[in-house]
RNA sequence: GCAACCAUGGUAUAGGGGUUAGCAUAUUUGCCUUCCAAGCAAAUGACCCGGGUUCGAGUCCCGGUGGUUGCA
Numbered sequence: 001g002c003a004a005c006c007a008u009g010g011u012a013u014a015g016g017g018g019u020u021a022g023c024a025u026a027u028u029u030g031c032c033u034u035c036c037a038a039g040c041a042a043a044u045g046a047c048c049c050g051g052g053u054u055c056g057a058g059u060c061c062c063g064g065u066g067g068u069u070g071c072a
Stems, first nucleotide, its partner, number of pairs: 001071007010025002013022001018055001026044006048064005
């Protein structure tokens, strides 16, 4: 220098055009317990950035940024 793949709550991940953006974990609150842990219930919190396509984009296209891998 070229190419491919990836980027979603604090962390790990699902979702590939119409979802209330889901699950786990974490944090907080309550219940339980003599107390703690465990368990149960609830709450909080996310689509890397800019443009385009579309009635509608986390999802498709282009560019950028960052990461991983391969080639030179």

Annotation
This is a predicted structure of a 72-nucleotide RNA (transfer RNA) from Bigelowiella natans CCMP2755. NCBI's taxonomy places the organism under Eukaryota, Sar, Rhizaria, Chlorarachniophyceae, Bigelowiella natans. Rfam family: tRNA. About the family: Transfer RNA (tRNA) molecules are approximately 80 nucleotides in length. Rfam links the family to the GO term triplet codon-amino acid adaptor activity. It is annotated as a transfer RNA. The prediction has a mean pLDDT of 82.